Predicted 3D model of a 248-nucleotide part of an RNA (large-subunit ribosomal RNA, domain VI) from a Bacteroidota bacterium. The RNAcentral record of the full RNA draws on ENA. It matches the Rfam family "Bacterial large subunit ribosomal RNA".
Context: one part of a larger RNA
RNA sequence: CGUUUGAAGGUUGAAGGGGUCUGACUUUAGUACGAGAGGACCGAGUUGGACAGACCUCUGGUGUAUCAGUUAUGCUGCCAGGUGUAUUGCUGAGUAUCCAAGUCUGGAAGGGAUAAACGCUGAAAGCAUCUAAGUGUGAAACCCGCCCUAAGAUGAGCCUUUAUGGGGUCGUUAGAGACGAUGACGUAGAUAGGUUAUAGGUGAGAGCAGUGAGAGCUGUUGAGCCGAGUAAUACUAAUUACCCUUCG
Numbered sequence: 001c002g003u004u005u006g007a008a009g010g011u012u013g014a015a016g017g018g019g020u021c022u023g024a025c026u027u028u029a030g031u032a033c034g035a036g037a038g039g040a041c042c043g044a045g046u047u048g049g050a051c052a053g054a055c056c057u058c059u060g061g062u063g064u065a066u067c068a069g070u071u072a073u074g075c076u077g078c079c080a081g082g083u084g085u086a087u088u089g090c091u092g093a094g095u096a097u098c099c100a101a102g103u104c105u106g107g108a109a110g111g112g113a114u115a116a117a118c119g120c121u122g123a124a125a126g127c128a129u130c131u132a133a134g135u136g137u138g139a140a141a142c143c144c145g146c147c148c149u150a151a152g153a154u155g156a157g158c159c160u161u162u163a164u165g166g167g168g169u170c171g172u173u174a175g176a177g178a179c180g181a182u183g184a185c186g187u188a189g190a191u192a193g194g195u196u197a198u199a200g201g202u203g204a205g206a207g208c209a210g211u212g213a214g215a216g217c218u219g220u221u222g223a224g225c226c227g228a229g230u231a232a233u234a235c236u237a238a239u240u241a242c243c244c245u246u247c248g
Base pairs, nucleotide, nucleotide: 001152005163006162007161008160009159010158011157015149016148017147018146021049022048023047024046025045026044027043033038051106052105053104054103055102059100060099061098066093067092068091069090070089071086072085073084074083075082076081110144111143112142117137118136119135120134165245166244167243168242169241170186171185172184173183174182191237192236193235194233195232196231197230198229200226201225202224207220208219209218210217211216
């Protein structure tokens, strides 16, 4: 831009893509078969490998949010307490997030038409013959079935709703993100921040008191700090407004 009014929501599926893998064991059964040695088809079940998708409850990784320990040095007048720099100074943990080595799921079943092959009926050719007419069975291959995209399928489909309706700018933003785009919200409001509470993390704050020669330890104290998650709450910011478009 088109789809012959605009818009929102829901769909059909022409067509295209993905997938299609495979082992071992148990049982049937030491059965059929075989002199024995050996040893099945068919069927039922269990459990793996590789691959793929989704997810983060568990196991872990990351985690320059966070908490704690600690070295050197500077600053805060000094002590105490803090803070800066040294790869995040180093070290030990670690929520959310993302992830795999973790968890769950998948390949199927079933149907159609067939290949080789095996048949039924059956002449040409009084017999025979699966084939010539006719008619069956039959494979991970083929077409469906499963998953994904899909009406620019210009053959542009269909249904419902609505029209002072729809879209945009602007702002608060994240399940989105390079930017556009996409999604949520804009006071008739929980969109983000803040605040409160809390799952959770770290691991026992400062001060004071007691004790010890001192480093320190003990009590207050499962403390303090944090809390990307969860819930609540209009305290702050989403103001007022503007632009485009809307058939016969």